RNAcentral holds the full RNA, with entries from SILVA. The part of an RNA shown here (small-subunit ribosomal RNA, central domain) has 349 nucleotides and comes from a metagenome. The coordinates come from a structure-prediction model, not an experiment, and the mean pLDDT is 88.
[in-house]
Context: one part of a larger RNA
RNA sequence: CUGGGCGUAAAGGGUAUGUAGGCGGGUUUUUAAGUCAGAUGUGAAAUCCCAUGGCUCAACCAUGGAACUGCAUUUGAAACUGAAAACCUAGAAUAUGGAAGGGGCAGAUGGAAUUAGUGGUGUAGGGGUAAAAUCCGUAGAGAUCACUAGGAAUACCGAAAGCGAAGGCGAUCUGCUGGUACAUUAUUGACGCUAAGAUACGAAAGCGUGGGGAGCAAACAGGAUUAGAUACCCUGGUAGUCCACGCCCUAAACGAUGAAUGCUAGUCGUCGGAAAGCUUGUCUUUUCGGUGAUGCAGUUAACACAUUAAGCAUUCCGCCUGGGGAGUACGGUCGCAAGAUUAAAACUC
Numbered sequence: 001c002u003g004g005g006c007g008u009a010a011a012g013g014g015u016a017u018g019u020a021g022g023c024g025g026g027u028u029u030u031u032a033a034g035u036c037a038g039a040u041g042u043g044a045a046a047u048c049c050c051a052u053g054g055c056u057c058a059a060c061c062a063u064g065g066a067a068c069u070g071c072a073u074u075u076g077a078a079a080c081u082g083a084a085a086a087c088c089u090a091g092a093a094u095a096u097g098g099a100a101g102g103g104g105c106a107g108a109u110g111g112a113a114u115u116a117g118u119g120g121u122g123u124a125g126g127g128g129u130a131a132a133a134u135c136c137g138u139a140g141a142g143a144u145c146a147c148u149a150g151g152a153a154u155a156c157c158g159a160a161a162g163c164g165a166a167g168g169c170g171a172u173c174u175g176c177u178g179g180u181a182c183a184u185u186a187u188u189g190a191c192g193c194u195a196a197g198a199u200a201c202g203a204a205a206g207c208g209u210g211g212g213g214a215g216c217a218a219a220c221a222g223g224a225u226u227a228g229a230u231a232c233c234c235u236g237g238u239a240g241u242c243c244a245c246g247c248c249c250u251a252a253a254c255g256a257u258g259a260a261u262g263c264u265a266g267u268c269g270u271c272g273g274a275a276a277g278c279u280u281g282u283c284u285u286u287u288c289g290g291u292g293a294u295g296c297a298g299u300u301a302a303c304a305c306a307u308u309a310a311g312c313a314u315u316c317c318g319c320c321u322g323g324g325g326a327g328u329a330c331g332g333u334c335g336c337a338a339g340a341u342u343a344a345a346a347c348u349c
Stems, first nucleotide, its partner, number of pairs: 004320003007303002012317001014201004021194003025088007033081002035077008049065006091191001092188003095184003099180001103177007110154001115149007125136002162169002206247006215241002220236004258316006266294012278281001298305002322349003331342004
């Protein structure tokens, strides 16, 4: 290289947009680059192969043939790929219409709760645990009532539900804004798919500057437990968690399942749209799109998957090739750093 694979055995890139590249719907005509056929020239000799012959045989040698799968020129073929021209509407996009949604960003507002403060009532405990103690409290705690302050999160609704490319998104209202499904088939007429590099986004933690700080809480301190206890339990508690701006770029970033297209039994839920029906019900049926359960064919090592495929096929990308060494060393790139990314070998089993 060929080949075989990637849900769980090694293996799908965290996600998207998109450049080069690869691949690409239907009809007609032309062309002849690829493709196919013929002819001519060339393809040194030796070697290889076949036949015959010569050394007693063989190795070896000689003669003849074939071959040299290639290249060039030329004559044709026109199905397929390519190229050119014209057209089409099933892919794709646009328009119009009503629709659903925790999609995003910004601003404003609300209530419950925790904590703190102030004042009132009130008196000896409170808190915590398996049990305790550290801790708070006669300088009046805890309890209870009123007021004030501040920060974070938004009970119920809430779901097999919804939205988003993924990460993710949940109080209410307002503004700005992205995407989607459906219907009408009106417009364009293949404008498409994938995507190395590239670019953008990317939970949590972490970093920089400035704010903020109620609760929670790495580190840390104390009390317990214990043989010990650098833990589990308890009392405290700082970074952090929150906001703005700028970095970091990793996760069991998971459906452990790349994207796109077509085809291949059903049944039962649910969300959004549309149509039809009558018995006009918050009904029934049909249909398109999502999201679940179950299940046939088929697949699978099994588990299981099964029209949301892990089935049957096609296109493109990424990745795997025994375990350890090691996602490490070195070098490069990026980063303020932490580190990220790319990525071996010796050795060993």
It matches the Rfam family "Bacterial small subunit ribosomal RNA".